[in-house]
Molecule: Bacterial RNase P class A
Organism: Stieleria sedimenti
RNA sequence: UCAGAGGGCGGGGCGAUCGCUCGUCGGUAUUGCACCGGCGGGAGGAAAGUCCGGGCUCCGCAGGACAGGAUGGUCGAUAACGUCGACCGGCCGCGAGGCUAGGGAAAGUGCAACAGAGAGUAGACCGCCGAACGGUCCGCGCGGGAUUCGUCCCUGGCGGAUGCGUGGUGAGGGUGAAACGGUGCGGUAAGAGCGCACCAGCGAUCGGGGUGACUCGAUCGGCUCGGUAAACCCCAUCCGGAGCUAGACCAAACAGGGUGCAGAAGCGGUCCGCUUCGCGAUCGACACCCGGGUAGGUCGCAAUGGAGGCGACGAGCAAUCGUCGUGCACAGAUAAAUGGUCGCCACCAUCGACGUCGCCGGGCUCUGGUCCGGUGAAGCGUUCGAUCGGUACAGAACCCGGCUUACAAGCCCUCUGGUCGU
Numbered sequence: 001u002c003a004g005a006g007g008g009c010g011g012g013g014c015g016a017u018c019g020c021u022c023g024u025c026g027g028u029a030u031u032g033c034a035c036c037g038g039c040g041g042g043a044g045g046a047a048a049g050u051c052c053g054g055g056c057u058c059c060g061c062a063g064g065a066c067a068g069g070a071u072g073g074u075c076g077a078u079a080a081c082g083u084c085g086a087c088c089g090g091c092c093g094c095g096a097g098g099c100u101a102g103g104g105a106a107a108g109u110g111c112a113a114c115a116g117a118g119a120g121u122a123g124a125c126c127g128c129c130g131a132a133c134g135g136u137c138c139g140c141g142c143g144g145g146a147u148u149c150g151u152c153c154c155u156g157g158c159g160g161a162u163g164c165g166u167g168g169u170g171a172g173g174g175u176g177a178a179a180c181g182g183u184g185c186g187g188u189a190a191g192a193g194c195g196c197a198c199c200a201g202c203g204a205u206c207g208g209g210g211u212g213a214c215u216c217g218a219u220c221g222g223c224u225c226g227g228u229a230a231a232c233c234c235c236a237u238c239c240g241g242a243g244c245u246a247g248a249c250c251a252a253a254c255a256g257g258g259u260g261c262a263g264a265a266g267c268g269g270u271c272c273g274c275u276u277c278g279c280g281a282u283c284g285a286c287a288c289c290c291g292g293g294u295a296g297g298u299c300g301c302a303a304u305g306g307a308g309g310c311g312a313c314g315a316g317c318a319a320u321c322g323u324c325g326u327g328c329a330c331a332g333a334u335a336a337a338u339g340g341u342c343g344c345c346a347c348c349a350u351c352g353a354c355g356u357c358g359c360c361g362g363g364c365u366c367u368g369g370u371c372c373g374g375u376g377a378a379g380c381g382u383u384c385g386a387u388c389g390g391u392a393c394a395g396a397a398c399c400c401g402g403c404u405u406a407c408a409a410g411c412c413c414u415c416u417g418g419u420c421g422u
Stems, first nucleotide, its partner, number of pairs: 001418009012345007020042009044393001048404002051402005056243004060279002063277003068239005073087005088102001089100004103234002108232002110228002125173002127169003132166003135162006143154004181199006200224002202221008247299004256290005267284005308328001309326007346391003349387005354381003358375007
């Protein structure tokens, strides 16, 4: 100086003026409503998403089974989680680091288009093979016959050639995302773990390290029959349900009618996912149709109190936990308040000026450098000025712990790689 990786902060400030809302104190008025004044308070790191987990509330037990759902390496943290921390394995990156839906494919089923001979105990397209059995061709020589003495015919034998047929082969080539371990040597008719050496995987036995996942190493074995489960499935672990429109209380108001079925009690119904079993409670029901009344108010809901905040010390690699202290209290609406206007400042963007590095010229010089003048693009500057410029993402609704997503300006810390100089 350039490029990157990981983490954190931050979320404009000040003043004036007008307004909104909650609490508290006081006053005025008053049947009540209401009004005025003082003091104090008034959106977030994500308030968003509604994805998980809880506090809290309600339903008889949330008991068993089924169905359903969720999670999936190990060890820890936590109230808990599908969250977080550390570590292990795999993949990516030069690296700092990042990702990981990470148990099982020999329980079963399914899928992998097309191409290809063949896609899992597969298979012969092009090739290779004369060892086996035939065929064809060539050569040799034996035997027999004929002969016009040039030779011809028949039979069977030996050798060679030829992949024509039966057959062998899976090393070479080809197809494909992927082809039944890899390299080399031997062997073979040609080949093949067929055999051997080394390597990879798998299995067995033993030893070292680690709480563990796992890892390092030695010996033996020729055993090498794939991929996919964020496909169905199997295995292990966990889960009662519904939710602030939960729920509690107060006040007020109304109007019932019809149809169907049961009326057994040893039966039947109801009791907050479906089905089922059990216990307990309760009822004699119940189902459907037509019609009427209410939808108002208070609490829940904002705190001497909790998985609070803040500070100090200690333990731990860390997540986090323990002890002590702390007059730290910081929104509470219910159609939904926390805002509007003006001025100054801050930061950013753009433009201009100035300065500077650099370049050119000249002077001095102890050759280290220094002074003056000109120019001055890009870059830089704790300099100055201008602009009807811009200042992100975005609003609580019972509360809390996480995850995910959005985010302008500005700033800080640690680490990695490259280049240059010393």